[in-house]
Transfer RNA from a Chroococcales cyanobacterium, 72 nucleotides, folded computationally. Its Rfam family is "tRNA". By type it is a transfer RNA. The prediction has a mean pLDDT of 83.
RNA sequence: GGCAUUGUAGCUCAGUGGUAGAGCAAUCGGUUCAUACCCGAUCGGUCGCUGGUUCAAAUCUAGCCAAUGCCA
Numbered sequence: 001g002g003c004a005u006u007g008u009a010g011c012u013c014a015g016u017g018g019u020a021g022a023g024c025a026a027u028c029g030g031u032u033c034a035u036a037c038c039c040g041a042u043c044g045g046u047c048g049c050u051g052g053u054u055c056a057a058a059u060c061u062a063g064c065c066a067a068u069g070c071c072a
Base pairs, nucleotide, nucleotide: 001071002070003069004068005067006066007065010024011023012022013021018055026042027041028040029039030038048064049063050062051061052060
């Protein structure tokens, strides 16, 4: 330098056009003599950035940024 993949909650990841979700973590409660386990609830997101397409974009698309891999 070229190509590909990836970027979503504190962490690991779903979600391929139509109201953004799960597990773990955190907080509160239940349970227990108490702690842990277990159960319930709550909190937490400008979906990497800027444009384009569309009635409607996390999703399609262009550029940029970052990470990983391959080639040179």